[in-house]
Context: one part of a larger RNA
RNA sequence: UUGGGCGUAAAGAGGGAGCAGGCGGCGGAAAAGGUCUGUGGUGAAAGCCCGAAGCCAAACUUCGGUAAGCCAUGGAAACCGGUCUGCUGGAGUGCGGUAGAGGAUCGUGGAAUUCCAUGUGUAGCGGUGAAAUGCGUAGAUAUAUGGAGGAACACCAGUGGCGAAGGCGACGAUCUGGGCCUGCACUGACGCUCAGUCCCGAAAGCGUGGGGAGCAAAUAGGAUUAGAUACCCUAGUAGUCCACGCCGUAAACGAUCGAUACUAAGUGUCGGGAGUCAAAUCCCAGUGCUGGAGUCAACGCAAUAAGUAUCGCGCCUGAGUAGUACGUUCGCAAGAAUGAAACUC
Numbered sequence: 001u002u003g004g005g006c007g008u009a010a011a012g013a014g015g016g017a018g019c020a021g022g023c024g025g026c027g028g029a030a031a032a033g034g035u036c037u038g039u040g041g042u043g044a045a046a047g048c049c050c051g052a053a054g055c056c057a058a059a060c061u062u063c064g065g066u067a068a069g070c071c072a073u074g075g076a077a078a079c080c081g082g083u084c085u086g087c088u089g090g091a092g093u094g095c096g097g098u099a100g101a102g103g104a105u106c107g108u109g110g111a112a113u114u115c116c117a118u119g120u121g122u123a124g125c126g127g128u129g130a131a132a133u134g135c136g137u138a139g140a141u142a143u144a145u146g147g148a149g150g151a152a153c154a155c156c157a158g159u160g161g162c163g164a165a166g167g168c169g170a171c172g173a174u175c176u177g178g179g180c181c182u183g184c185a186c187u188g189a190c191g192c193u194c195a196g197u198c199c200c201g202a203a204a205g206c207g208u209g210g211g212g213a214g215c216a217a218a219u220a221g222g223a224u225u226a227g228a229u230a231c232c233c234u235a236g237u238a239g240u241c242c243a244c245g246c247c248g249u250a251a252a253c254g255a256u257c258g259a260u261a262c263u264a265a266g267u268g269u270c271g272g273g274a275g276u277c278a279a280a281u282c283c284c285a286g287u288g289c290u291g292g293a294g295u296c297a298a299c300g301c302a303a304u305a306a307g308u309a310u311c312g313c314g315c316c317u318g319a320g321u322a323g324u325a326c327g328u329u330c331g332c333a334a335g336a337a338u339g340a341a342a343c344u345c
Stems, first nucleotide, its partner, number of pairs: 003317004007299002012313001014200004021193003025087005033080002035076008049065006090190001091187005096181003102176007109153001114148007124135002161168002205246006214240002219235004257312006265290005271284004294301002318345003327338004
């Protein structure tokens, strides 16, 4: 609970597509469903309410009046809705340019770590605050050459770019999504939002099969310590990687839902355009900083608004109990989603 809110106090769903629903640009015509209005009927009486009257007053009583709503009928045409017919500014399409770690698949490359083989070489190496466990005379560490294999791509690199979000970073090829800019042509409101629904969704985790260099939960040992189930060290398995299938959560954050319009300036940068010999400068679309009005509890925000407004959705309503219990749905499981109360303050 017809209120006020949602950056940080409780509160924007992790993101998208989108049915129903809600909302929706500029003209013309006719109609008249909503709307407004006239008349008639109905709206029992009493009561309520308003105005009077009667008991000195009130209570009480009496008189008069009033209402939506519904039905019938006549009218108005601005607005909302419906019909017909136009328009181009919203939206979209084509032609022409253009930037990009956007996505998928296949292939290629160099550096480094590890391992293997061989040569050189000899007593140490490694590690720490200091050590020890560990490795090494069966020749390690170091060094040189060759080879194997997996994972990640230094510099470039930038409050740089792309993507709806998650996210994306070596190079090449193929397939493919989206954006931006310029002018012209075309369609002619085709739009915005979206309960339910469907799809995407880091890491970890799960299933099956591969792979396994480095790293590394668990685990073992060495230290530290009163203890040390830790921090440090030596090892090391899941996992990390690939394919397919699940999971569906994150401080999934800008802790800020989407769309549209309007509202001082200054400064940097990415893409495109205009302009110029080249510049300067200007325009569009992004991305940052500073800052005015305004706003805000303050911090701050400030054309990428947290300003001024409209439309649609989601959400909040003292703290704990508790994102728990129960039920239901989903999941192989882990668990996820939905989501209380008693009681306490």